[in-house]
RNA sequence: GAUUUAUAAAGAAGGGUGGAGAGAUUAGGCUCUGUGAAACCCUGGCAACCUGCUGCAAGGAAAAGGUGCCAAUACCUAACCUGUUCAUAGUGAGCAGGAAAUGAUAAAUU
Repeated sequence: GAUUUAUAAAGAAGGGUGGAGAGAUUAGGCUCUGUGAAACCCUGGCAACCUGCUGCAAGGAAAAGGUGCCAAUACCUAACCUGUUCAUAGUGAGCAGGAAAUGAUAAAUU
């Protein structure tokens, strides 16, 4: 890197270096940001996928270790489906919901 499965409205920030961007990609929106973005480092924390403990199992409890994460639902929307409202010649627009696609993370396989 690829494949499969699972998960996501909860939760968790301080410091140093740095110096203008950031929120995956494209478009639109919105937001964060010189009261200091990204990135890197240190410390702290959250969570509980793997893990170790317990149990026949379902499950339970833990957080030493391997990852992950610590603004906003994966920040929101996009093509599709359903409901509904408004306008309409066709049809379009708004709102609510669903399911997908894509990305992310974990575990297993390769």
Molecule: SAM riboswitch aptamer (S box leader)
Organism: Bacteroidales bacterium UBA6244